[in-house]
RNA sequence: AGAGUUUGAUCCUGGCUCAGAACGAACGCUGGCGGCAGGCCUAACACAUGCAAGUCGAGCGAGGUAGCAAUACCUAGCGGCGGACGGGUUAGUAACGCGUGGGAACGUGCCUUUCACUACGGAAUAGCUUUUGGAAACGAAAGGUUAUUCCGUAUACGCCCUUCGGGGGAAAGAUUUAUCGCUGUUGGAUGAGCCCGCGUCGGAUUAGCUUGUUGGCGGGGUAACGGCCCACCAAGGCAUCGAUCCGUAGCUGGUCUGAGAGGAUGAUCAGCCUCACUGGGACUGAGACACGGCCCAGACUCCUACGGGAGGCAGCAGUGGGGAAUAUUGGACAAUGGGCGCAAGCCUGAUCCAGCCAUGCCGCGUGAGUGAAGAAGGCCUUAGGGUUGUAAAACUCUUUCAGUGGGGAAGAUAAUGACGGUACCCACAGAAGAAGCCCCGGCUAACUCCGUGCCAGCAGCCGCGGUAAUACGGAGGGGGCUAGCGUUAUUCGGAAUUACUGGGCGUAAAGCGCGCGUAGGCGGCAAGCAAAGUCAGAUGUGAAAGCCCAGGGCUCAACCCUGGAACUGCAUUUGAAACUUACAGUCUUGAGGUCGAGAGAGGUGGGUGGAAUUCCGAGUUUAGAGGUGAAAUUCGUAGAUAUUCGGAGGAACACCAGUGGCGAAGGCGGCUCACUGGCUCGAUACUGACGCUGAGGUGCGAAAGCGUGGGGAGCAAACAGGAUUAGAUACCCUGGUAGUCCACGCUGUAAACUAUGAGUGCUAGUCGUCAGCGGGCAUGCCCGUUGGUGACGCAGCUAACGCAUUAAGCACUCCGCCUGGGGAGUACGGCCGCAAGGUUAAAACUCAAAGGAAUUGACGGGGGCCCGCACAAGCGGUGGAGCAUGUGGUUUAAUUCGAAGCAACGCGCAGAACCUUACCAUCCCUUGACAUCCUCAACGCGAUUUCCGGAGACGGAUUUCUUCAGUCGGCUGGUUGAGUGACAGGUGCUGCAUGGCUGUCGUCAGCUCGUGUCGUGAGAUGUUGGGUUAAGUCCCGCAACGAGCGCAACCCUCGCCCUUAGUUGCCAGCAUUCAGUUGGGCACUCUAGGGAGACUGCCGGUGAUAAGCCGGAGGAAGGUGUGGAUGACGUCAAGUCCUCAUGGCCCUUACGGGUUGGGCUACACACGUGCUACAAUGGCGAUGACAAUGGGUUAAUCCCAAAAAAUCGUCUCAGUUCGGAUUGGGGUCUGCAACUCGACCCCAUGAAGUCGGAAUCGCUAGUAAUCGCGUAACAGCAUGACGCGGUGAAUACGUUCCCGGGCCUUGUACACACCGCCCGUCACACCAUGGGAAUUGGGUCUACCCGAAGGCCGUGCGCCAACCUAUCGAGGGGGCAGCGGACCACGGUGGGUUCAGCGACUGGGGUGAAGUCGUAACAAGGUAGCC
Repeated sequence: AGAGUUUGAUCCUGGCUCAGAACGAACGCUGGCGGCAGGCCUAACACAUGCAAGUCGAGCGAGGUAGCAAUACCUAGCGGCGGACGGGUUAGUAACGCGUGGGAACGUGCCUUUCACUACGGAAUAGCUUUUGGAAACGAAAGGUUAUUCCGUAUACGCCCUUCGGGGGAAAGAUUUAUCGCUGUUGGAUGAGCCCGCGUCGGAUUAGCUUGUUGGCGGGGUAACGGCCCACCAAGGCAUCGAUCCGUAGCUGGUCUGAGAGGAUGAUCAGCCUCACUGGGACUGAGACACGGCCCAGACUCCUACGGGAGGCAGCAGUGGGGAAUAUUGGACAAUGGGCGCAAGCCUGAUCCAGCCAUGCCGCGUGAGUGAAGAAGGCCUUAGGGUUGUAAAACUCUUUCAGUGGGGAAGAUAAUGACGGUACCCACAGAAGAAGCCCCGGCUAACUCCGUGCCAGCAGCCGCGGUAAUACGGAGGGGGCUAGCGUUAUUCGGAAUUACUGGGCGUAAAGCGCGCGUAGGCGGCAAGCAAAGUCAGAUGUGAAAGCCCAGGGCUCAACCCUGGAACUGCAUUUGAAACUUACAGUCUUGAGGUCGAGAGAGGUGGGUGGAAUUCCGAGUUUAGAGGUGAAAUUCGUAGAUAUUCGGAGGAACACCAGUGGCGAAGGCGGCUCACUGGCUCGAUACUGACGCUGAGGUGCGAAAGCGUGGGGAGCAAACAGGAUUAGAUACCCUGGUAGUCCACGCUGUAAACUAUGAGUGCUAGUCGUCAGCGGGCAUGCCCGUUGGUGACGCAGCUAACGCAUUAAGCACUCCGCCUGGGGAGUACGGCCGCAAGGUUAAAACUCAAAGGAAUUGACGGGGGCCCGCACAAGCGGUGGAGCAUGUGGUUUAAUUCGAAGCAACGCGCAGAACCUUACCAUCCCUUGACAUCCUCAACGCGAUUUCCGGAGACGGAUUUCUUCAGUCGGCUGGUUGAGUGACAGGUGCUGCAUGGCUGUCGUCAGCUCGUGUCGUGAGAUGUUGGGUUAAGUCCCGCAACGAGCGCAACCCUCGCCCUUAGUUGCCAGCAUUCAGUUGGGCACUCUAGGGAGACUGCCGGUGAUAAGCCGGAGGAAGGUGUGGAUGACGUCAAGUCCUCAUGGCCCUUACGGGUUGGGCUACACACGUGCUACAAUGGCGAUGACAAUGGGUUAAUCCCAAAAAAUCGUCUCAGUUCGGAUUGGGGUCUGCAACUCGACCCCAUGAAGUCGGAAUCGCUAGUAAUCGCGUAACAGCAUGACGCGGUGAAUACGUUCCCGGGCCUUGUACACACCGCCCGUCACACCAUGGGAAUUGGGUCUACCCGAAGGCCGUGCGCCAACCUAUCGAGGGGGCAGCGGACCACGGUGGGUUCAGCGACUGGGGUGAAGUCGUAACAAGGUAGCC
C1' cells in the first nucleotide's frame, strides 16, 4: 500500500466482499512447563450456611472464674469512639451528574497550632432484685444504683448576638508517677456542602413549553446563598444558536483502531456521582436521610401455640435460576492500610497469599550432530522413475523443562512469615514424559490420485458439483501458525462509502417550477480609534496510573521501579495591530436617482374586423354522397353531396413569421383605445455601500381536474355503432357527452428541461442576428461601442459525450440537494385541500448488483448502394395415378445401428437369398476365431479320400501324397498339440472428452498483421470516401505506409494454328486386297509431347488526361473465352467412437467366439426422391446412317456393340393398336440353396390413370428439354449413382416486391446476440409489512377519594426529677403524651395521551429452474416513446 465482483470487452459512477489490528469473549479440535495479568457483559433474579465492625475494665457500677489471700482474668449492661471509612454495584440519571476552569455566603470529629480554663452542686436510668404478660420476638410494673450519663450555678482574655444601652454561653475525669483526657477559643490542614462560564448521545413523523412558573418586597428555614418554603405585588421566564416531549446512557482519566483528523468504547486500575428488596420518611451524629441502623407502606420468603413475629449477599465464598459464557462455602493478619485502646492487644472476606480456568500477554521445551543401500512402507507414474527424504533406522552427544534426592533464602529495623520446604542452588537417571490445528480455484502462501455425479455437500465475495471436480468426501504431498489453531459475535481500519483534513449535483444519486423578502451568512476604496477574534511572552492549573523517552530490577521478556517529556485544554496577565470585527467621520468605481431618446406577441380591461367550419331559410340541380388499405356503420328521392344568395352563433386569428421580440418562470401573436410593469441606450454638477444571497414566510404558477353561474361553432376523454383481429374493452371509420370558451373561487403539480440555482470578477477568437449610440466618408458601406440572442472553435475542464466570455474554465459568497438497486416517493403520523389528491417522509424484508458514457458485433416489420435462376420473363417438372426406393409410424422374437429444416429421407448401402450382419431364436466354446510371453510334449505343417452321429458348428474313425531349416553336436529357429496366467476380444457407452475426415454459410469477398498515428481505455485508422469491377478488382484522394491468408493468375480440360513423333492410328497421290489386308507414305484425321495465341493489345466515344465502361476492327476465340480442380479467418458443442485411430467407463464360461434358421424385404397409414404414363410433336411395324466415354490381366488391332431419336407405312381421338400395374401358366440364368426373398424371356390377364388443389422445384446455351450408350461394386440383381455422346430451344423489360448475401450508415434495454430481451394480471408456496371490530400489557398526564410513618404548625383538659419562687398547698419557667391541621408515600375511581403484543378479515410488497393469459417496452418494437 491494496484486491475480487456489474461488461463480449472498456472507462467511470457505485454498492457488496476480503486481506490488518483488537477482545472481560464463546464454540470446535488439541493440550508439556513457568512468570505476569484477568475471570456473571445475561436476571439491580431469588437466596440455604459461614464469615465480612468492632473496640475500650486506664470512664462506671455489678456479676462471675481461679486463688487462702494479695491479685489475675472474663463480660451482660450504662458510657465513649468507630459502624457516613473500607468493600460492592450501574438500576436510575441527558443533570452543574461528570470533565475543565473559576467563585463566595458555609461547616469540618479525629490531627496540628495560639491563648485560656478545668470551680461548686444536683438529678435520673439500665444492669440488678421482686412480681408479671407472651409460643416466640419482646416486654410491663414496683424497688433501689454508679459514672468521662444528664442538669443547674459560678467564672469568661478571647467567642456569639445586639436596637450598641446591653445580653448569652463551658468543662470530666482516670492514675503512685509519667501521662492520657475534658471545655472555650485563634489559625492551619483534611474532607464535605453551595454558585457560575464552557464542553457533554439520537429523534422536528416532538414546535411551542411554563403558574412557585420569572422577578420584587417582607418573613420562615439552612452550616450556608437562593422560590429552598410562605404571604403579598408585578407578568414575566425558556425556545429553530432546538425549549418541551420521546428514546437511549452512569461521567472521566483512559482503552481499541487510525498516518493523522477522527470513529468506537468506558471490563480490570484510578477519580467523581448514584443505589443498597421496592417506595416514602426522618432520628442520632462533626459528617447519613445511613449496604451488614430505625419507622411506615408494598411485594416476596421463613417461623408460629394463628394472637403475632423475623428477614434483605449490587460485601467474601457458595446455591438455585437465567445464559453461548465467567472460579474456592481455601490460608493468614507475616506485610500494607483501617477501627478501638495509654498500651499489650483485639477486630479487619480491606489486603496479602494460595486453589481453579490456555481467558489473554510473555518466555521455554518436546532434543543436537553424523548419517544414501537415497532401506521398507505409503502416494504418484509417461512403468524409466519421482516423492515422502537426512526424514527414519544406525552411531556419537547433551539434559533445559518435567521427575527423584539433598541444601535452602530475601520479603523483618529487636520479636512476629500465611505464602513455603516456595524461589533459587547442587547431585542423579534416561532421549527418556511432552504436537497439534487450519488451509491448498482466484483474492491468498500451498497439487495430485481415488470416490461421488446439480446427489451428497462446500461457500467470506466471485462461485464450485449434471462421469475425467487442484472448489464436495478420503488419501498422499505441500503451505501457514504453533501449546495452540480455526470458527462465530463485536469495534476501528481499508471506506476519500458523510469527504474539517478530504467528495459531489448537464447525461451516473443529486439545482427547490419561478419571484419577492425576514432572520442569518458574506460584503467596495483610503485614513483614525478600540483590542472581541488573531499572534507572541509569562503565571496557575491540566491528580496518580497509562502512552512516549532514558535508566534500573526480576537469567530474558511480559511485568515492575525511578526520572523526564507530554497531556495539543482552560483561566489570569503583559504586549502587537497586518487581516476580520465594534465605533465615529470621509470617498465614488458597486447600487440607486435625475434628464433625454428607443424597441417589444410584457400585463389588465373595453371596442371592433375579415377568412373558415357548422347550423337555419330560400333558389338551381339529381342519385348518390361520405369514408377507408379495403369496407361498413352514417347521410340521401320527405331531394343529400355539389352550387348561389341571405341569416345565426361560437371559437381561433392564415400570410407577415425569423435558432426574431418581450416576460422571473408558467407563458405571450388580427386591429384599435385606455390604464400599467419591466428593459436598453445617451447625458449627468444628485445620494454615498444604501449591496449579494436567502432557512422559515409569502406571492405567481401549463394542462388536466373541482365548485357556482353563463356559453357551446369546431374539436373531443367517457360512451355507442362499424371495421380489423384468434381475441381487439385499441390503433382506422361514423357519431358523440363532459371538457375545451367566459366570470368568480379552489387545486399547486409537469421531461415546470438549458434535465445546467443566484450574484461578482478574470480567461484567444471568427461568423450571423435583434435594440440603441458614436465616428468616417465615396450615401450605402466601413470602423467602434453597450445590451440581448445564435453557430463554430482555442486554452482549460470532463468518465466520455461534450462545455467553451450566455462555461460544464479559473476563483469568491450565499442557498437548495445527493450518499447502492428494489421495497417507495409508498405506509403511518402531521400540515394543506370540497374532493381528486398534494407536501413532509420511513422501516421490515430482499438482491450483488442497479447505473452513465463510449467500443466491437449481432439484429431491425431503419435508411442508402450492390449482387445471386432471388424475383420477374420463359421452358420443363413435383404435388393427383400405378410402381420403384428411402424415411416416419405401427407391428414383430428381431424387424440391427446411424443421419433430422435448408445442410436427414435412391443418405452411410459402388448393390441384405446364405455370407454380408452389427439384430432375434436354438445349439455349442472359454487363454478363446486373432497377438506376445512362459512350461511341457511332438516333429512336421499342409493338401487329400471315405465312413458314422448331428440342423450344423462339432465329435469319432480313416485313405493317399509329402517326411522342416541352420548346426559336428549341444542347441537355436519354425510348426502343431496340451497346460498356466498375464492377457486377447467387444459394430458395448460417451462425436458434449478427442484426432482425422466431411457437410454448411460460400467460390460469398471477405479475414487479418507489422510499424506509425489517434484515443485514459475497449478500440479506431489502414479496410472509410469519389469512381470502377465478377472480386478489399483497379484508379484517385486520405495519418497512414506496407504485408499476409483469400480474389485473380499459375494446374487440368474443350476450342484455332504450328511443330515433334508416325504404331496398334490414318490413306491425298502410287500399287494391291473381300478387307488400310499388304507395300509405300505421314499430307490429312487421330493420338500425346512441346509451342504459339487473347493482353482492353489497336481505333473511336465516354470518364477526371485515371481505373474503367460502350462501340468497332482484326481474329478460331474478346473482355474471367467454356467447364473443372482449387473452399480465407471463422460459424453451427453441425455429422461420424458403426471406416480408421484414441482417453475414460463398462462386459470377461460373456455385452467375447462359432453354428443353423429367421429378420433387416412386415403394412390401416403419412412424407421425400424417382421411373412409367395419361397419348397423334404419339403407339406399332419396317428400313436404317453417324457417336463418344468406358471395360475386357497385356493390346488405338479383336470383343462388349443393337446406339436411340431419324425415315417410310399404319392406327384416327377411344380408357383406345394409349397405359402397363396386377395375376395365372410355362421357361432361362446365376448360385450349396431363388419358400420367406433374385433378375430375365414367352403366352395369357389388362388395374389406376384423359395432364393433376393449396403449394412447390430445376434451368440463362451446346444450357433446359429430349434420346440412347458405358462403367464401378457384383455369383446374380439398377427406375439409383458416376460418366458419355446425339438432337437441341424459349426468355431476361427490369430490381418495386419474396429469399439469401456484401458494403456504408442509423437505433438498441440484444451479446446464449430477435428462435434475443422483457411487462402486467391470474394460480401455487413461503416471508416480512400496512389497515382492522375487539383484546392484553407498560409509560405518562389530569380530576377526585383515601391518607401510614414522619417532621412542621396549633392546642395541650392529662402528665413531668434537676432551675427559680415558695406561705411547703403549690406556682413559675420549660417539656412530654394526647388531640387537631396543612404537606405527603402506597392505594382506589374516572378521563386523556403514548408505546408495544395479539387479532377474524383485508391491502399492496418481496422471493421462488422449467404453470396460465396475452405482447406493453427495447429496432420506426410493428400506433415513436416518455412525464

Notes:
Small-subunit ribosomal RNA from an uncultured prokaryote, 1427 nucleotides, folded computationally. The RNAcentral record of the sequence draws on ENA. The prediction has a mean pLDDT of 84. Its Rfam family is "Bacterial small subunit ribosomal RNA". Rfam links the family to the GO terms structural constituent of ribosome and ribosome.